[in-house]
Molecule: small-subunit ribosomal RNA
Organism: Erysipelotrichaceae bacterium canine oral taxon 302
RNA sequence: GAGUUUGAUCCUGGCUCAGGAUAAACGCUGGCGGCGUGCCUAAUACAUGCAAGUCGAACGAACCGCGAGGAGCUUGCUUUUCAAGGUUAGUGGCGAACGGGUGAGUAAUACAUAAGCAACCUGCCCAUAAGACCGGGAUAACGUUUGGAAACGAACGCUAAAACCGGAUAGGCAAGGAGGGGGCAUCCCCAUCUUGUUAAAGGUUAGAGACACAAAUGGAUGGGCUUAUGGUGUAUUAGCUAGAUGGUGAGGUAACGGCUCACCAUGGCGAUGAUACAUAGCCGACCUGAGAGGGUGAUCGGCCACAUUGGGACUGAGACACGGCCCAAACUCCUACGGGAGGCAGCAGUAGGGAAUUUUCGGCAAUGGGCGAAAGCCUGACCGAGCAACGCCGCGUGAGUGAAGACGGCCUUCGGGUUGUAAAGCUCUGUUGUAAAGGAAGAACGACUGGGAAAGAAUCUCAGAGUGACGGUACUUUAUUAGAAAGCCACGGCUAACUACGUGCCAGCAGCCGCGGUAAUACGUAGGUGGCAAGCGUUAUCCGGAAUUAUUGGGCGUAAAGGGUGCGUAGGCGGCCUUUUAAGUUUAUGGUGAAAGCGUGGGGCUCAACCCCAUACAGCCAUAGAUACUGGGAGGCUAGAGUGCAGAAGAGGGUAGUGGAAUUCCAUGUGUAGCGGUAAAAUGCAUAGAUAUAUGGAGGAACACCAGUGGCGAAGGCGGCUACCUGGUCUGUAACUGACGCUCAAGCACGAAAGCGUGGGGAGCAAAUAGGAUUAGAUACCCUAGUAGUCCACGCCGUAAACGAUGGAUACUAAGUGUUGGGGAAACUCAGUGCUGCAGUUAACGCAAUAAGUAUCCCGCCUGUGGAGUAUGCACGCAAGUGUGAAACAUAAAGGAAUUGACGGGGGCCCGCACAAGCGGUGGAGUAUGUGGUUUAAUUCGAAGCAACGCGAAGAACCUUACCAGGCCUUGACAUCCCUUGCAAAGAUAUAGAGAUAUGUUAGAGGUUAUCAAGGUGACAGGUGGUGCAUGGUUGUCGUCAGCUCGUGUCGUGAGAUGUUGGGUUAAGUCCCGCAACGAGCGCAACCCUUGUCUUUAGUUACCAUCAUUAAGUUGGGGACUCUAAAGAGACUGCCGGUGAUAAGCCGGAGGAAGGUGGGGAUGAGGUCAAAUCAUCAUGCCCCUUAUGGCCUGGGCUACACACGUACUACAAUGGCUACUACAACGAGAUGCCAGUCAGUGAUGACGCGCAAACCUCACAAAGGUAGUCUCAGUUCGGAUCGAAGUCUGCAACUCGACUUCGUGAAGUUGGAAUCGCUAGUAAUCGCAGAUCAGCAUGCUGCGGUGAAUACGUUCUCGGGCCUUGUACACACCGCCCGUCAAACCAUGAGAGUUGGUAAUACCCGAAGCCGGUGGCCUAACCGCAAGGGAAGGAGCCGUCGAAGGUAGGAUCGAUGAUUGGGGUUAAGUCGUAACAAGGUA
Repeated sequence: GAGUUUGAUCCUGGCUCAGGAUAAACGCUGGCGGCGUGCCUAAUACAUGCAAGUCGAACGAACCGCGAGGAGCUUGCUUUUCAAGGUUAGUGGCGAACGGGUGAGUAAUACAUAAGCAACCUGCCCAUAAGACCGGGAUAACGUUUGGAAACGAACGCUAAAACCGGAUAGGCAAGGAGGGGGCAUCCCCAUCUUGUUAAAGGUUAGAGACACAAAUGGAUGGGCUUAUGGUGUAUUAGCUAGAUGGUGAGGUAACGGCUCACCAUGGCGAUGAUACAUAGCCGACCUGAGAGGGUGAUCGGCCACAUUGGGACUGAGACACGGCCCAAACUCCUACGGGAGGCAGCAGUAGGGAAUUUUCGGCAAUGGGCGAAAGCCUGACCGAGCAACGCCGCGUGAGUGAAGACGGCCUUCGGGUUGUAAAGCUCUGUUGUAAAGGAAGAACGACUGGGAAAGAAUCUCAGAGUGACGGUACUUUAUUAGAAAGCCACGGCUAACUACGUGCCAGCAGCCGCGGUAAUACGUAGGUGGCAAGCGUUAUCCGGAAUUAUUGGGCGUAAAGGGUGCGUAGGCGGCCUUUUAAGUUUAUGGUGAAAGCGUGGGGCUCAACCCCAUACAGCCAUAGAUACUGGGAGGCUAGAGUGCAGAAGAGGGUAGUGGAAUUCCAUGUGUAGCGGUAAAAUGCAUAGAUAUAUGGAGGAACACCAGUGGCGAAGGCGGCUACCUGGUCUGUAACUGACGCUCAAGCACGAAAGCGUGGGGAGCAAAUAGGAUUAGAUACCCUAGUAGUCCACGCCGUAAACGAUGGAUACUAAGUGUUGGGGAAACUCAGUGCUGCAGUUAACGCAAUAAGUAUCCCGCCUGUGGAGUAUGCACGCAAGUGUGAAACAUAAAGGAAUUGACGGGGGCCCGCACAAGCGGUGGAGUAUGUGGUUUAAUUCGAAGCAACGCGAAGAACCUUACCAGGCCUUGACAUCCCUUGCAAAGAUAUAGAGAUAUGUUAGAGGUUAUCAAGGUGACAGGUGGUGCAUGGUUGUCGUCAGCUCGUGUCGUGAGAUGUUGGGUUAAGUCCCGCAACGAGCGCAACCCUUGUCUUUAGUUACCAUCAUUAAGUUGGGGACUCUAAAGAGACUGCCGGUGAUAAGCCGGAGGAAGGUGGGGAUGAGGUCAAAUCAUCAUGCCCCUUAUGGCCUGGGCUACACACGUACUACAAUGGCUACUACAACGAGAUGCCAGUCAGUGAUGACGCGCAAACCUCACAAAGGUAGUCUCAGUUCGGAUCGAAGUCUGCAACUCGACUUCGUGAAGUUGGAAUCGCUAGUAAUCGCAGAUCAGCAUGCUGCGGUGAAUACGUUCUCGGGCCUUGUACACACCGCCCGUCAAACCAUGAGAGUUGGUAAUACCCGAAGCCGGUGGCCUAACCGCAAGGGAAGGAGCCGUCGAAGGUAGGAUCGAUGAUUGGGGUUAAGUCGUAACAAGGUA
């Protein structure tokens, strides 16, 4: 920096990613070289080999032995002597304490840094001066004997030394004496005297020298000890300590010291974290980071510790000793069972563990080490090679040209695109590789040979020859073929890179968000692309990003976070002036800061990595200076703080007393049937007299009005009145003190309500409880009762949303306005308490002198959510519980503020046949029709609340038809292309068949440009098959509701707001006014059609007033009227009055055919419902292809216990029937409408005029009117159903048409709950026409006739609009969401216990060993008076200490445990509905 909480926003906040790194591991892949690195786990166990020896110039001895001599004799052999030289078991010296490994232990006996030792040692080395004299006794080897399986011994005898011992001398040391010098307190140094004590070793050589030896002083090196500072987690470890702290004395040590001991004292350490537990080797450095920091402590280097575990000492200059010793323990091995041996955390290597880490290699050539006089020997240190892409660095896998843009692959809109100059082809190069040839540096020394410095030696120097594991390696040259050398990961966003196929919430992916349920750029594969490259990715770990522990650099009103409040200790911080000091601070210089590394500058390997050289460096210490600030010391001041004096207000606290009102109870009187309670009731009280009322009394608790965002108090809290005791505050004054202050861990005190203990009290109220209601239930809400408690005294508890969700103190920073208490004459001012508001601040809301502003100081607290304020431990408490307070695990969010919507059993305003007021229906009956269900071979499919159900369907007998059964066809009924053939196809007709179809017959028109037909082939046709949740188009709905938006500007961090809200008004976001808005668009309205009035024009098929005429507008005529159909006019709140704001508008009126959008229609904003339709049509994808396609016959869509919707007809007298009679409009008509006449009761039939229509026809309109009849009945109502006979259409009327006539005459007497339509030419009622159509409407679409009632009004129901409010909703209340129970899984607590580890304590036992003691025993050196004497030593024994072990009771940490507790997680389980809206009881 990015992703991720939301519909969107800002913030808080976590999670995740991009970077770098690694002693790494795993997966896939792998050409070369250089330089590095390589058991992080089991400090587990180890086979085998090697890793420390060397010196013969210390010593004796043994062996070999060139050569020389002697002897023997088989004259080439044996033996002997001498001897150059060589080998080495032993004695002796030096080394083995270095080098190499590991990190178990260790939180300090360690390490780092800086000091100190006047408290120390130091082999080998260096310097200086001075030495090495005289003696002695043994012993190993060796020999003999002997024990043992072995390891290893025993006895006796011989021998040497640089082994060992005695003496001398020197110096040293110790003590004492006196002297000089110095320092840092104890003291130190120098010289001197006395006493005591105490050295030596030689070998080599011809010799010298050199080497070796002894003592002394000094140096160097290496060590030892002491001090300070620094680096870690837990306080759920708070007290620890008996040699413990100190002293005196002694012992011990190289040395100081309780290091050890005796005695004495009682100290010492600790909240600046002792002690305990856990973890850990420390550092130079390494990784990361801008830095500060954080993490790490492999390789290299310094220090420490360890060497199977534990203990111990010996030797030595040095060890308490990795490849030494003794003991104990575990383990392993050998054994003759008696006893022995061993220690890879050296180099290789093995087993085991593990994700995981190499060769049982070469060489001492170099560097270094040990020994030696040296040659030299030894050296798994080291130098090299081997293995491993484990890391870093470098190189290569070719370069140029090459378009027919090849083939192939993939994609495709089928045109092409892409892979792609990529390949092939052509021309080059030869790094690396391969072959051959040449071929280093690393080598210098020492020793050897020969010279030089006058000569000789030593020494130095020069020259020569010789010395290489790596290695015939690096490197160089020549030749040679593009030949031998590229993979891995990714491609939804973060994050560079996209398509196809397969799969179908499957398989799978995933770092986070998240992909996958049939069109997946997210899975798998392919093509392509991106990135890195001999590697690439994953996993693990660390830092970063993370300002996410914040010193640099965060916060705490509401997000996590202010302690409930005060007092106050330690601590932190602290007013003004002067002076001093120099601790902090600061300047300069010096020391140190090992090397390596890092940085900088050079240089060397062809470059780089790598290596070499130079320089720089934080920190610490010391010395000298400075003195502003902080600190320390001293002195002063008064502005902070406190005291005094004079006043003031107050529910501040405590104790005692007292008052009235009210409730309840008791007594009595009056009085009578109810009272009480609720939404409504009931339980309850009451005729044994309640409630009500009156009087009197009892008792307890609380104090109306005053009363107030008024007062007081630290907070909790405090309220009648009076008295007493008492705390604090404010104002004024300026007399006193003179910084006495602020804040406060620990501590102490106070601390509502509830609760607990003891004793009182108890009126009202009231958990629990009981009863009554409510309810599906109601362990609740409501009601009637009612106990603890509430009250008092004393004692506990110690918590609250103890809140201003805001710690305390001080100072500063605009105003305005209330109020309380003071002062002041006033202006004003001081102290509180509120509101508004500027700057500022805040994520926003908001805060704003009472800060959440600007600053300082101190305290408390926070670090994702859940688990959890839980578990455990501890403390407190009588208990309840409180304080302190985790983890495992789960999760990607949880949260704050604000925004827009939606919603509310929130509020306000308004509208609508929404209710109300009316009229008529539906729901009951019969029938029609549609749907569900059922049935069926099939009852094709779709439509599903409103917004499916007389809907698609404006018309299913066949057809339609999609469904079912059966029979047939397979390039197909239909389209395009190709090949072959043709005189046919179609028509008519015959036969078979249910038909499709098959087989025949046939006239002649017509055709050859084959535009025709048949056959064949394959591309394809075809599909009412799927998906309306892949789509287009079309449609419904909210809703003809008044809304939906935009540009610019402004406001806001932003989502957004404003405009569009407000005041009026309207049918209307219609208009007016106002306004940080000004304008605009889609909607509204208007423009369009129709209807209502008039005018003009035009009169045929329409019309007829006047004239003529007729049976008749029939004809002439007319152009007035009606009408027709064109063009116009007309209505605009235009006029008047009132009202309103002088506006918009509203109300009333006039005129007018019409009056306030005149009536009706068309017209449907942005959106909502994944609404409907793949079966109108079109269409992606999927599916079928002798069938899911096509043809045909028959059947079905018409079924029928039932349920629902929509209609028709009725139930009758406002009626039925009969007869007569009047008045329409819209329309339709040639395969048609059909006049008229005739036939039939009739449907209709026969003949047939007119009309392609203002001409003719359908066509008589009906209700209405007149007259008659019926007389309230299942009827002269009603017409279903059924029987018979017919008519018409049509190939066809059985399933399954309509109509006619005659007969039959069902239910039904006005319809439960519920529900629908309608506000005027409307409802209601009456008929007519049309589309579809061969035929078939009670449906649909239109037409006219007759023609009402009612609307007070907006409380309620439904729907809608605007504003506002709340919200935990946004899939938006059909939302969200809680808890128990049931199921599975996970981690965890408790748990009778069981089991293991760790560190201590007490006691027992007590190895090795040091120290101490020691009668007796043993013993070469010295003494000796010679003795089984001394000195001294040894073994043995005893004692202190003492490891392992044992016993005991506790502590602590794990593991495990029947059972049990809660917690967490898990698409669709159960019960309720607690929360979110007034969430339905806030």